[in-house]
């Protein structure tokens, strides 16, 4: 330098045939239960989907550029 994969909640990930309210588990907070703790159960909180632009009536999803992480291949001497 070229190509490929990944980036979604504090963490691990799903969703990527364009329209379902952006979701699950864990963590956190509150409650029930218990003599207390743990466990169990119930509820809540938490994201404008890496950034910017474009296409579209409509984008996490399609296109372009950039940033970050990982991998493959090459060039020079």
């Nucleotide at each position: 330098g070229u190509c490929c994969c990944c980036g979604u909640a504090g963490c691990u990930c799903a969703g990527u045939g364009g329209a379902u309210c952006a979701g699950a588990g864990c963590a956190g907070c509150g409650g029930u239960u218990u003599u207390c703790u743990a466990a169990a159960c119930c509820g809540c909180c938490g994201g404008u989907c890496g950034c910017a632009g474009g296409u579209u009536c409509g984008a996490a999803u399609c296109c372009u550029g950039c940033c970050g992480g990982g991998g493959a291949c090459g060039c020079c001497a």
RNAcentral holds the sequence, with entries from ENA and MGnify. Predicted 3D model of a 77-nucleotide RNA (transfer RNA) from a Candidatus Limnocylindria bacterium. The prediction has a mean pLDDT of 81. NCBI's taxonomy places the organism under Bacteria, Bacillati, Chloroflexota, Candidatus Limnocylindria. Its Rfam family is "tRNA". It is annotated as a transfer RNA.